[in-house]
Molecule: transfer RNA
Organism: Vermiphilus sp.
């Protein structure tokens, strides 16, 4: 340069058009339980990279961009 994947709560991820005001672990916050900490139990904060497109409707498809990886020269 040319091609192919990826991008979602602090972290790992699920979800591929409507049932999602987007789950689950785990960590964070509270309360419970404990003589006190872990541990256990109950709530809860918190996310769709960005900027057009298609549709009635887009986290989900389609283009562009930033980012990451990985292959060929």
């Nucleotide at each position: 340069g040319c091609c192919c994947c990826c991008a979602u709560c602090g972290a790992c991820u699920a979800g591929a058009g409507g049932c999602c005001u987007a789950g689950g672990u785990c960590a964070c916050c509270a309360c419970u339980c404990u003589u006190u900490c872990a541990a256990g139990g109950u709530g809860g904060u918190a996310g769709c990279g960005c900027c057009g497109g298609u549709u009635c409707g887009a986290u989900u498809c389609c283009g562009g961009c930033u980012g990451g990886g990985g292959g060929c020269g």